[in-house]
RNA sequence: CCGAGCAUAAAUGUAAAUCCAUUUUGAUAACGGCCCGGUCUGUGUUGAUCUCUGGGUCUUGCGUAAUGGGCGCCUGUGAACCGUGUCAGGUCGGGAACGAAGCAGCACUAAACAGGAGAGCUCAUCUGACGCGAGGGUGCUUAGUGGGAGCAGAUUUGGGUCGUUAUCAGAGUUGAUUUACGCAGGCUCGG
Repeated sequence: CCGAGCAUAAAUGUAAAUCCAUUUUGAUAACGGCCCGGUCUGUGUUGAUCUCUGGGUCUUGCGUAAUGGGCGCCUGUGAACCGUGUCAGGUCGGGAACGAAGCAGCACUAAACAGGAGAGCUCAUCUGACGCGAGGGUGCUUAGUGGGAGCAGAUUUGGGUCGUUAUCAGAGUUGAUUUACGCAGGCUCGG
């Protein structure tokens, strides 16, 4: 190297079946989202959804008003002396006529105190009744413009689509198990 045989042998492998897992297709059911339509109720040609303009509600400035305070105003009281006027009595000067200063009293006032009214000035505010501006513009409301038939709601109904879950059926894949086959390999003998 070749040949033959053997073994409850045969890894890897092939075929079939089963099981788990997984991918995908179809059908059904439920749930959820979106779209279209229907039913009921309310509303709408006395004008819907939508659109444009202006205003209110909001913030803020100024002015006015309100409230509170102060000043001013009116009335009254109010200076022993250090306010004014008039100054009895008395004092001083003078021969006298007269003059001077000036206490008390009276009047008027200053500071101050009390009360009052409301037409002034001024200050203030978590006042906001009004007027004129500026700003803002989600929502609500109000007045108009355009336009011309819907709009809103519900324990509602039907269809389409997508997704999730579950069930059934089919196809595929990995792995495991079982059955069958059996290469290489191993052993023996021989050439």
This is a predicted structure of a 191-nucleotide RNA (Bacterial large signal recognition particle RNA) from Pseudobutyrivibrio sp. It is recorded under the gene name ffs. NCBI's taxonomy places the organism under Bacteria, Clostridia, Lachnospirales, Lachnospiraceae, Pseudobutyrivibrio. The RNAcentral record of the sequence draws on ENA. Its mean pLDDT, the model's own confidence on a scale to 100, is 75.